[in-house]
RNA sequence: GAAGCAAGCCAGACCGCCGCUGGUGCGAGACCCGAAAGGGUGCACUGGAGGAAGGUCCGGACUGCACAGAGCAGCGUAGCAGCUAAUGACUGCCCACCGCGAGGUGAGGAUCAGAGCAACAGAGACGAGCCGAUUCAGUUCGGGUGAAACGGGCAAUCUCUACGCGCAGCAACACCAAAUAGGCCAGCGUUGAUACGGCUCGUGGAGCUGGCGGGUAGGUGGCACCGAGCCGCGCAGCGAUGCGCGGCCCAGAGGAAUGGCGGUCACGGUCGGGGCUCCGCAAGGGGUGCCGGCCGCACAGAAUCCGGCCUAUCGGCUUGCUUCACAC
Numbered sequence: 001g002a003a004g005c006a007a008g009c010c011a012g013a014c015c016g017c018c019g020c021u022g023g024u025g026c027g028a029g030a031c032c033c034g035a036a037a038g039g040g041u042g043c044a045c046u047g048g049a050g051g052a053a054g055g056u057c058c059g060g061a062c063u064g065c066a067c068a069g070a071g072c073a074g075c076g077u078a079g080c081a082g083c084u085a086a087u088g089a090c091u092g093c094c095c096a097c098c099g100c101g102a103g104g105u106g107a108g109g110a111u112c113a114g115a116g117c118a119a120c121a122g123a124g125a126c127g128a129g130c131c132g133a134u135u136c137a138g139u140u141c142g143g144g145u146g147a148a149a150c151g152g153g154c155a156a157u158c159u160c161u162a163c164g165c166g167c168a169g170c171a172a173c174a175c176c177a178a179a180u181a182g183g184c185c186a187g188c189g190u191u192g193a194u195a196c197g198g199c200u201c202g203u204g205g206a207g208c209u210g211g212c213g214g215g216u217a218g219g220u221g222g223c224a225c226c227g228a229g230c231c232g233c234g235c236a237g238c239g240a241u242g243c244g245c246g247g248c249c250c251a252g253a254g255g256a257a258u259g260g261c262g263g264u265c266a267c268g269g270u271c272g273g274g275g276c277u278c279c280g281c282a283a284g285g286g287g288u289g290c291c292g293g294c295c296g297c298a299c300a301g302a303a304u305c306c307g308g309c310c311u312a313u314c315g316g317c318u319u320g321c322u323u324c325a326c327a328c
Stems, first nucleotide, its partner, number of pairs: 001324010012265007020048007030041004050299001054310002057308005062169004069201004074165005079093004094108001095106004109160002114158002116154002130143004173221004183212006195203001229248008267296007275288005
């Protein structure tokens, strides 16, 4: 100097004007909407989309069924040991494969419990047996076809073994207000309905299913001010991570807010000019500052929340490690 491997970070900042929205304070009277529950309107200060918010591939928190058990079936996982709320994730070690290497990938138990699959080619792919040599003898050696042929491969084909697993989901669910028809018909049901993912047992004890018809679709909570939260430091550990101390509060819409305009600065890119320096005969190329113009372009937007994985992507920064070339 070049090419790589692994991990982490950023994804502009400030000011002004106008607009939207949450919180706090003031005002809290009047007005507006409404059938009501309830909601709205003013001023000041302050907060307001992501590294993936996407996918819904997994795991949970939470809510309800509900007092919720046993078995079968079904589903999931698979080296050993950890970490975690938990996971098929993550960490360490072993093994296998790939890479010169740093590293990467792994659906990594079992083939004498039993089945199944392998086109074509080939004599033959479940027990068969072509050609050559050899032998008493497919007895022994070799050849051809094919990925595979006196025996193997595949269990990411069924299966077996071990372990594990309630279901549904914030459109969960709770409360308030109003209105209506606590309606009618049929079937099942205390000889046991619904319920608990399917079935059986058990529990339990009165509704359930279908059709016709009627009323309502409003409001509040759930909801973010406490979170398995974030940041810094220290200790333990190979590590994932755990513990301790200190600090911080960082969206909460509800058909869905977080925007528009202008200016300044920083950073990056690009074009032009020009200075210094290195290589080179030269042409030319590299590095590093300065001035001016232009651009800010990617992937893309919370919807109960969190942890992981996967996918998309303009550009930039930091650290550690590996290989190659050259010089000293």
A computed fold for a 328-nucleotide RNA from a Burkholderiales bacterium, annotated as Bacterial RNase P class A. Its Rfam family is "Bacterial RNase P class A". By type it is a ribozyme. The prediction has a mean pLDDT of 76. Taxonomically the source falls in Burkholderiales (Bacteria, Pseudomonadati, Pseudomonadota, Betaproteobacteria).